[in-house]
RNA sequence: GGGCUCGUAGCUUAGCUUGGACAGAGCACUGGGUUCCGAACCUAGAGGUCGCGAGUUCGAAUCUCGCCGAGCCCG
Numbered sequence: 001g002g003g004c005u006c007g008u009a010g011c012u013u014a015g016c017u018u019g020g021a022c023a024g025a026g027c028a029c030u031g032g033g034u035u036c037c038g039a040a041c042c043u044a045g046a047g048g049u050c051g052c053g054a055g056u057u058c059g060a061a062u063c064u065c066g067c068c069g070a071g072c073c074c075g
Stems, first nucleotide, its partner, number of pairs: 001074007010027004020058001029045005051067005
């Protein structure tokens, strides 16, 4: 330098193939219940520019292009 895969909440990830309008889950975190106090359990809640930018579209996490980062392979 070239090719492929990946990037979504603090962490691990689903959804992307086939665009559809509130982006979900588990763990962790916060409040409450329970307990003598914790853990566990029950319950409620907060937390996301979907890596960044642009484009296509009525509509983009999803399609296209560029860039950034990580991994693997080739030279």
Predicted 3D model of a 75-nucleotide RNA (transfer RNA) from a Candidatus Norongarragalinales archaeon. RNAcentral records the identical sequence in 2 taxa. The RNAcentral record of the sequence draws on ENA and MGnify.